Notes: This is a predicted structure of a 1467-nucleotide RNA (small-subunit ribosomal RNA) from a metagenome. The RNAcentral record of the sequence draws on SILVA. The coordinates come from a structure-prediction model, not an experiment, and the mean pLDDT is 83.

RNA sequence: AGAGUUUGAUCAUGGCUCAGGACGAACGCUGGCGGCACGCCUAACACAUGCAAGUCGAACGGAGAUGAUUUGAGUUUACUUAGAUCAUCUUAGUGGCGGACGGGUGAGUAACACGUGAGCAACCUGCCUUUGAGAGAGGGAUAGCUUCUGGAAACGGAUGGUAAUACCUCAUAACAUACAGAUACCGCAUGGUGACUGUAUCAAAGAUUUAUCACUCAAAGAUGGGCUCGCGUCUGAUUAGAUAGUUGGUGAGGUAACGGCUCACCAAGUCGACGAUCAGUAGCCGGACUGAGAGGUUGAACGGCCACAUUGGGACUGAGACACGGCCCAGACUCCUACGGGAGGCAGCAGUGGGGAAUAUUGCACAAUGGGGGAAACCCUGAUGCAGCGAUGCCGCGUGGAGGAAGAAGGUUUUCGGAUUGUAAACUCCUGUCUUAAAGGACGAUAAUGACGGUACUUUAGGAGGAAGCUCCGGCUAACUACGUGCCAGCAGCCGCGGUAAUACGUAGGGAGCGAGCGUUGUCCGGAAUUACUGGGUGUAAAGGGAGCGUAGGCGGGACGGCAAGCCAGAUGUGAAAUACAUGGGCUCAACCCAUGGGCUGCAUUUGAAACUGCUGUCCUUGAGUGAAGUAGAGGUAAGCGGAAUUCCUGGUGUAGCGGUGAAAUGCGUAGAUAUCAGGAGGAACACCGGUGGCGAAGGCGGCUUACUGGGCUUUUACUGACGCUGAGGCUCGAAAGCGUGGGGAGCAAACAGGAUUAGAUACCCUGGUAGUCCACGCUGUAAACGAUGAUUACUAGGUGUGGGGGGACUGACCCCUUCCGUGCCGCAGUUAACACAAUAAGUAAUCCACCUGGGGAGUACGGCCGCAAGGUUGAAACUCAAAGGAAUUGACGGGGGCCCGCACAAGCGGAGGAACAUGUGGUUUAAUUCGAUGAUACGCGAGGAACCUUACCCGGGCUUGAAUUGCAGAGGAAGGAUUUAGGGAUAAUGACGCCCUUCGGGGUCUCUGUGAAGGUGCUGCAUGGUUGUCGUCAGCUCGUGCCGUGAGGUGUCGGCUUAAGUGCCAUAACGAGCGCAACCCCUCUCCGUAGUUGCCAUCGGGUGAUGCCGGGCACUCUGCGGACACUGCCACCGUAAGGUGUGAGGAAGGUGGGGAUGACGUCAAAUCAGCACGGCCCUUACGUCCGGGGCUACACACGUGUUACAAUGGGGCAUACAGAGCGCCGGCGGCCGGCAACGUCCGUCCAAUCGCGAAAGUGUCCCCCAGUUCGGACUGGGGUCUGCAACCCGACCCCACGAAGCUGGAUUCGCUAGUAAUCGCGCAUCAGCCAUGGCGCGGUGAAUACGUUCCCGGGCCUUGUACACACCGCCCGUCAAGCCGUGAAAGCCGGGGGCGCCUGAAGUCCGUGACCGCAAGGGUCGGCCUAGGGCGAAACCGGUGAUUGGGGCUAAGUCGUAACAAGGUA
Repeated sequence: AGAGUUUGAUCAUGGCUCAGGACGAACGCUGGCGGCACGCCUAACACAUGCAAGUCGAACGGAGAUGAUUUGAGUUUACUUAGAUCAUCUUAGUGGCGGACGGGUGAGUAACACGUGAGCAACCUGCCUUUGAGAGAGGGAUAGCUUCUGGAAACGGAUGGUAAUACCUCAUAACAUACAGAUACCGCAUGGUGACUGUAUCAAAGAUUUAUCACUCAAAGAUGGGCUCGCGUCUGAUUAGAUAGUUGGUGAGGUAACGGCUCACCAAGUCGACGAUCAGUAGCCGGACUGAGAGGUUGAACGGCCACAUUGGGACUGAGACACGGCCCAGACUCCUACGGGAGGCAGCAGUGGGGAAUAUUGCACAAUGGGGGAAACCCUGAUGCAGCGAUGCCGCGUGGAGGAAGAAGGUUUUCGGAUUGUAAACUCCUGUCUUAAAGGACGAUAAUGACGGUACUUUAGGAGGAAGCUCCGGCUAACUACGUGCCAGCAGCCGCGGUAAUACGUAGGGAGCGAGCGUUGUCCGGAAUUACUGGGUGUAAAGGGAGCGUAGGCGGGACGGCAAGCCAGAUGUGAAAUACAUGGGCUCAACCCAUGGGCUGCAUUUGAAACUGCUGUCCUUGAGUGAAGUAGAGGUAAGCGGAAUUCCUGGUGUAGCGGUGAAAUGCGUAGAUAUCAGGAGGAACACCGGUGGCGAAGGCGGCUUACUGGGCUUUUACUGACGCUGAGGCUCGAAAGCGUGGGGAGCAAACAGGAUUAGAUACCCUGGUAGUCCACGCUGUAAACGAUGAUUACUAGGUGUGGGGGGACUGACCCCUUCCGUGCCGCAGUUAACACAAUAAGUAAUCCACCUGGGGAGUACGGCCGCAAGGUUGAAACUCAAAGGAAUUGACGGGGGCCCGCACAAGCGGAGGAACAUGUGGUUUAAUUCGAUGAUACGCGAGGAACCUUACCCGGGCUUGAAUUGCAGAGGAAGGAUUUAGGGAUAAUGACGCCCUUCGGGGUCUCUGUGAAGGUGCUGCAUGGUUGUCGUCAGCUCGUGCCGUGAGGUGUCGGCUUAAGUGCCAUAACGAGCGCAACCCCUCUCCGUAGUUGCCAUCGGGUGAUGCCGGGCACUCUGCGGACACUGCCACCGUAAGGUGUGAGGAAGGUGGGGAUGACGUCAAAUCAGCACGGCCCUUACGUCCGGGGCUACACACGUGUUACAAUGGGGCAUACAGAGCGCCGGCGGCCGGCAACGUCCGUCCAAUCGCGAAAGUGUCCCCCAGUUCGGACUGGGGUCUGCAACCCGACCCCACGAAGCUGGAUUCGCUAGUAAUCGCGCAUCAGCCAUGGCGCGGUGAAUACGUUCCCGGGCCUUGUACACACCGCCCGUCAAGCCGUGAAAGCCGGGGGCGCCUGAAGUCCGUGACCGCAAGGGUCGGCCUAGGGCGAAACCGGUGAUUGGGGCUAAGUCGUAACAAGGUA
């Protein structure tokens, strides 16, 4: 100090989350030792038991015990008993002091409770200290005790007598108090202090060991308290008014003291937007945690203050209480009871139950520190000091150290080589912290006294022995592999993992982090500048009020004085200690503890200063306002007037339609419409001018005239003299729609009706049509009330329009220069996330107001206010999500735009779709009909050849190291195998015949056995390689450097022209380059050169029935090789150029001559694991392998691709002509012969420019004569041929016979632009044969048409919009249905706290009080006031619950539509 997360990517906004620290913590796993701390946060719930406050005999009288002395009696010393005296001890009672401290808790309390600083001239203070004075004389009681007595008990009652430092009276007394007088001084208003005089009133207690300690009065101090005041101290305005002792006065009472503290009377005040009252929450502080700080949170332990003691009330005693371990009363609860009545209060220390996630021992000691009592010794002390339990926290230590490579074994992993665990272990040598045992043994107390404690510590001995876990390993965030699982189980703080190769689940190995702990959960601060004082924003992200006037408030021009509130400086007091910080010291270190120092940012007092703010005084004119002179304007209100148009009415002319739409229909019209002419009625709105022109605060304002009226601007410098700006509340204005009352109503037009459209159409379109729109008077108070931009002031480059004024210049209405006020555009600096803004700021500054703080829920609910209502205003929460949103970028898309291309359309030719058949597919069937391909880009596709084989499928029968390959070990000499037998075959049995080389060691080969390996057309094409299809032979796709931009990105590649082309030219912040295009390659077309056999034959010769048949030749054709040619080169025109055009020339060919090969970056998780290869998974007497048979050939049906046809441009017969490219020895065939033929026999030729296969359409001629035919040939019957082990399922061909559908094909759809379509035949691969009508090639004959680019489809470029990016097959909205969640309303029901009224009213203080008691002081009795509690009642508030009901949120695959995003198909 930051990081993750919205996007395809980017910037900014904005939330969520994480990394840090802390804790009185809890939970999970684990756990060796010590020190120091801490330990009921919940039920201020209830408590058994023990202890926590006593002490004094030196205050008092007794009682008891013991001892001594003494006197009696019983008596013998001795003992017993009774009395007296003395000593010691104990202590129930009276009395004194202390139980108001110490200890606990945080319920209440929003308050002078607390903090801080002042004040009391308005007060008290036991014990303690100092000073002064003093203690004289009397009196009567009473407890204890005795006796009697009540009661279960607690507790009493009566009688008798008794003491005091208990109580009372009197005396004395002032520096006391009160009053009167008298003066002096002082202060802070009342006032205070003091000398002096007089009057009145008030004291006392003794004890003792004779040292002292107690006692009384007075003064002072100290300590502790009481009261008052300034300032500070949580949230809510959906709490706005509160208050009757209330506020003040006079008088009285009361108190230690002031005071409405209380009372009587009088007055009507007092508090409050600077937040009263009410409601909620809460003990406050020093401090603690966190933070850079400012702050935020918190108030355990330690310390200060307060409050409380079962709940409520009350007083008594006392120096002090309205009293935790005192009293009285009431309530609740618990206990005892003889039922009459009593007792109790752990929020003291332990402990128990309960509650809870959770918090300890019914311990030891008064040794220390401190407290109470006492003269003291002492006693008491759950305060305290210690110990116990708890890893609850902080701190420290340990669990060993050194060496040790065969890098052991084992584990994990592996590409099988290794790697890793890992010097880790074993092993060797050491050490002894802690631990164990033994011995010694403190400080704390300088004499005695030690709970802790035989503790800390020290020494010795033994022995590596007894001591390591937890979390994590996808990113954030340090750390990776294997297996298992298969959107399951599970993980998760956020993003997110898991659907068969998971570094994210579980386990293991390894690793990382921390370590006696480690993780999780919870809470707080931080990060978060995410409430912004330090330190944020508001055009579009959340956010400027619709506008003005104006109150409080805030802020405010220039000059000169004064004051000193703010501000600044000095001094003084205080800011407790502890904590924190610094330095030093003590425990071995540290934690911890001690000492010292500074500080504690604050408050108060005082002294000074006077710049700034403030207050005050005097002045000024520039801000503001007034006057004067002008001026523009749809500014406002009211009245009147005007013309055009629509509609309606009347009349005329006139006839069949009008109207309306994409097209129609509803509607109107023969009862005369529409059209047209004339007249009339009525309402509303004001064309042209008219303009990013004008006016107004905004809303808004538009014919003309008049009246009244508001504001602005310019000029002027006459007047006032800061009079100003903003503006919470408040008041006023405020479009449209809407509401009320009364008018008006032409047109338009929600609702509504009808007609269309549509799957539907409660819409869009059409025909009608009512509120309303208009007027008057009221209400409503909202709008995308927008410049999505609050008001005011000042400053900060320019340019160019326009509206209204002024000035100057000019002959001039112009034009020009200049100035003020408006209103626009462009643009620099600057700002901004960007877009953009830019003197009319979103720039630079200042003042004031308003508003914002993630999205949804929601501008909703409840409450208040306003409204006639509709509704408006104010305005949440639960719950839910990790985003929502802004600007810009690149794509993609659009029923957006522009430009361009393509057999894309159009123009043509021929087809498909109808028939039969062939073939493929779907479906169905089946034991199996193996598998794959499935829009274009599957369907005569893989398959370029399924009878067996192929073959992967089915049935049946076999084999298990296996049908095939290979290593090692062992055995063998064979292996193999004719024949025969069994069997459906595989197979089994039989078995004639039957090894090679050699250096003699052996080797090779084969078989068997064993073992390691096999084998799989099993799965995954969504793990892959390779290959292929498609967009598309479309013209695109990128890079380097530079430049622009915060960035994604852009530029280049855009623009203009051109091209088949990102082809080229020009222009240009780009300049270049690459992959594509083109060219280079092949075929073809022309020519040349060269070479001529198997090709050719012009010339020469030979020969035949005939033929290049032969000699010869290479001229020609042809073949092979090598070249040439074509480049817009030339001409004309157009054009800057590139280039285009032309019946151009030339040329075989002309603008790419034609064809092929060639396929950029990429897209479709496209296809293929069954061509091959390959990762992973699966099978291993089977998912392998062998064999026989069957199936892939099924058949109601549907589709694709084809063949043959439907005929006369034809069919048939006969005759006859011309190719190219291929193929051929397991072959192609020729000839003769046989057969009608398929074919067969024999002879012969060719391993091929040598031999062979070989054309058809065409041409000539004859027949057919428009018919289901001499068309068409399916189907079927019969007979054959060939291949093959075998043609039944299931081959082809031939012959004879049979002779089906079909007469040109609906919607729709396909191919083709020239040697093309169409048509005709030929060949080849595969192959024994062939289901080939398929595929791939070859040549023959050989057309028609293209005006053109509006439309359909596909594509390219530019631009635009976008809420799309899985990219329109996108995204996405609402109802309904289902489940879950929270919430509002609701007849009611239940509960709570607070207040009000009435009734009753305990204890108790106070007041009053004749009879009673007392010598007295006084007491008692009774009455009254007040009052805790109780009862009744009427309201308000808060909470819970509630049949039913409302909307909301969430939830992979429900229903209906398609509202929004593109012109989203009606912006």